[in-house]
Context: one part of a larger RNA
RNA sequence: CUGGGCGUAAAGGGUGCGUAGGCGGUGUUGUUAGUCUUUUGUUAAAUCCUUGGGCUCAACCUAAGAAUCGCGAAAGAAACGGCAACACUAGAGAGUGUGAGGGGUGUAUGGAACUCACGGUGUAGGGGUGAAAUCCGUUGAUAUCGUGGGGAACACCAAAAGCGAAGGCAGUACACUGGCACACAUCUGACGCUGAGGUACGAAAGCGUGGGUAGCGAAAAGGAUUAGAUACCCUUGUAGUCCACGCCCUAAACGAUGUUCUCUGGCUUUUCGGAGUAUCGACCCUCUGAGAGGCGUAGCUAACGCGUUAAGAGAACCGCCUGGGAAGUACGGCCGCAAGGCUAAAACUC
Numbered sequence: 001c002u003g004g005g006c007g008u009a010a011a012g013g014g015u016g017c018g019u020a021g022g023c024g025g026u027g028u029u030g031u032u033a034g035u036c037u038u039u040u041g042u043u044a045a046a047u048c049c050u051u052g053g054g055c056u057c058a059a060c061c062u063a064a065g066a067a068u069c070g071c072g073a074a075a076g077a078a079a080c081g082g083c084a085a086c087a088c089u090a091g092a093g094a095g096u097g098u099g100a101g102g103g104g105u106g107u108a109u110g111g112a113a114c115u116c117a118c119g120g121u122g123u124a125g126g127g128g129u130g131a132a133a134u135c136c137g138u139u140g141a142u143a144u145c146g147u148g149g150g151g152a153a154c155a156c157c158a159a160a161a162g163c164g165a166a167g168g169c170a171g172u173a174c175a176c177u178g179g180c181a182c183a184c185a186u187c188u189g190a191c192g193c194u195g196a197g198g199u200a201c202g203a204a205a206g207c208g209u210g211g212g213u214a215g216c217g218a219a220a221a222g223g224a225u226u227a228g229a230u231a232c233c234c235u236u237g238u239a240g241u242c243c244a245c246g247c248c249c250u251a252a253a254c255g256a257u258g259u260u261c262u263c264u265g266g267c268u269u270u271u272c273g274g275a276g277u278a279u280c281g282a283c284c285c286u287c288u289g290a291g292a293g294g295c296g297u298a299g300c301u302a303a304c305g306c307g308u309u310a311a312g313a314g315a316a317c318c319g320c321c322u323g324g325g326a327a328g329u330a331c332g333g334c335c336g337c338a339a340g341g342c343u344a345a346a347a348c349u350c
Base pairs, nucleotide, nucleotide: 004321005320006319007304008303012318014201015200016199017198021194022193023192025088026087027086028085029084030083031082032081034080035077036076037075038074039073040072041071042070049065050064051063052062053061054060091191092188093187094186095184096183097182098181099180103177104176105175106174107173108172109171110154114150115149116148117147118146119145120144121143125136126135162169163168206247207246208245209244210243211242215241216240220236221235222234223233258317259316260315261314262313263312266295267294268293269292270291271290272289273288274287275286276285299306300305323350324349325348332343333342334341335340
């Protein structure tokens, strides 16, 4: 290399868009450096194979033939592939009309809770725990009522539900805006799929500058516990958590399951459309499209399990794996303010 694999054994890139490349619907015509057929040259000899022959057999030796791969030339074929031209509509897209949605961005705004300040009532405790203590409180706490300020998060609705490429997204209103589904079959006419590089996005933590800081809370301090307790529990509490802008680019970034297309019994639940029937209307019922779940047939699987949302049967393209440790480390390179990230070995050892 061939070959074998990637849900859990090693192995799907965090996710999209997309360049090169690879692959690509139906019909007709032409052409042909791919492809196929024939002829021919070459492909040293030996070897290999077949049939003979020679050593008493065999190994061995020997003769003839055959075979294989590649390359060159000529003639031909045109199904497949390429190229060119014309056409088509089942893929793809556009259009029109409906529809659902925590999809995104910005601005405004609401109530509950919390906390702070001030004022009223009121008096000796409060808080905390397994039990305590640190802590707060007669300069009046806790409790309770009122007024005002502040920041963060949005109970119920709420769902196995919805939306988004993923990360993720939830009070309310408005503005701007992306995607999706269904119906019609009006238009374009293969415009498609995948995608090395590239590029954009990418939770949390972290970083820079400037704000903000109610609650929570790494670090830190104290109180306990304990043999000790650099912890678990308690009282405080700084970064941070929040906002704007700029970085970082990693996760059990998980469905541990790449994307796209085709095919292959069902039952049931649910979300959003459509048609029919019915109805005053809404339900209901039947069928149908797109999602999200449960259970299971065939089949697959080492088993667990998967099973029209496949891990079944096939096709196209990409990524990745090849015993454990050393190691996702060293070195080098690229990126980063840093933290570090990406790429990525070997000696040695079992």
Small-subunit ribosomal RNA, central domain from a Minisyncoccia bacterium, 350 nucleotides, folded computationally. Taxonomically the source falls in Minisyncoccia (Bacteria, Bacillati, Minisyncoccota). It matches the Rfam family "Bacterial small subunit ribosomal RNA". The coordinates come from a structure-prediction model, not an experiment, and the mean pLDDT is 86. The full RNA is in RNAcentral, with records from ENA.